[in-house]
Molecule: transfer RNA
Organism: Oscillospiraceae bacterium
RNA sequence: UUCCGUUUCGUCUAAUGGCAGGACACCGGUCUUUGAAGCCGAGAAUGGAAGUUCGACUCUUCCAACGGAAA
Numbered sequence: 001u002u003c004c005g006u007u008u009c010g011u012c013u014a015a016u017g018g019c020a021g022g023a024c025a026c027c028g029g030u031c032u033u034u035g036a037a038g039c040c041g042a043g044a045a046u047g048g049a050a051g052u053u054c055g056a057c058u059c060u061u062c063c064a065a066c067g068g069a070a071a
Stems, first nucleotide, its partner, number of pairs: 001070007010024004018054001027041004047063005
């Protein structure tokens, strides 16, 4: 320099263009003499900017970060 791949709650992981879900963790409640476990509930995310579309995590372009291949 060229090409390829990845990027989603704090972490891990789903979602074949049609309401962004789950687990763990954290927080509140319940239970208990106390704590843990259990049970109930709440909060929390699509790397950034454009485009296509009635509608985008999903398709296209550019940028960023990380990883890989070639020279």